RNA sequence: AGCAUCUUGGCGCAGUGGAAGCGCGCCGGGCUCAUAACCCGGAGGUCGUCCGAUCGAAACGGACAGAUGCUA
Numbered sequence: 001a002g003c004a005u006c007u008u009g010g011c012g013c014a015g016u017g018g019a020a021g022c023g024c025g026c027c028g029g030g031c032u033c034a035u036a037a038c039c040c041g042g043a044g045g046u047c048g049u050c051c052g053a054u055c056g057a058a059a060c061g062g063a064c065a066g067a068u069g070c071u072a
Stems, first nucleotide, its partner, number of pairs: 001071007010024004018055001026042005048064005
């Protein structure tokens, strides 16, 4: 330098047009003599940034930034 893949709560990941969910973690409650486990509830994300197409975007198009891999 070129190509490919990826970027979504604190972490790991789903979600491919009608607007975001799961697991772990965190907080509160229940259970227990108590802790763990288990059960219930809750907070936390303008979906990397900007622009565009669309009635409507995490998703489609473009530019840029970053990460990983491959090639040179």
Molecule: transfer RNA
Organism: Xylariaceae sp. FL0804